[in-house]
Molecule: transfer RNA
Organism: Trachydiscus minutus
RNA sequence: UCCUUAGUAGCUCAGUGGUAGAGCGAUCGGCUGUUAACCGAUUGGUCGCUGGUUCAAGUCCAGCCUGAGGAG
Numbered sequence: 001u002c003c004u005u006a007g008u009a010g011c012u013c014a015g016u017g018g019u020a021g022a023g024c025g026a027u028c029g030g031c032u033g034u035u036a037a038c039c040g041a042u043u044g045g046u047c048g049c050u051g052g053u054u055c056a057a058g059u060c061c062a063g064c065c066u067g068a069g070g071a072g
Stems, first nucleotide, its partner, number of pairs: 001071007010024004018055001025043006048064005
C1' cells in the first nucleotide's frame, strides 16, 4: 500500500429495506428466620463518523476512524 471482516443498550450478541430486540447486568417488589436461588415489574440506544440512494436505511453505496485476519 492492497484485500477480507467487525463496530447496535453497562457487557455478550441478534436484527438479510418497513415499530431497534434477547440474554446477562442494574433498580424496585414478591417469596423466607436471613442470604443465595427462583418469580414479577422497571431501567435501558446519536445503530463508529460524514455524505449518498430510497416513499422509507441498523440493513444498500462512497469516503473516513478504530479493532481483527490476510497478501506483498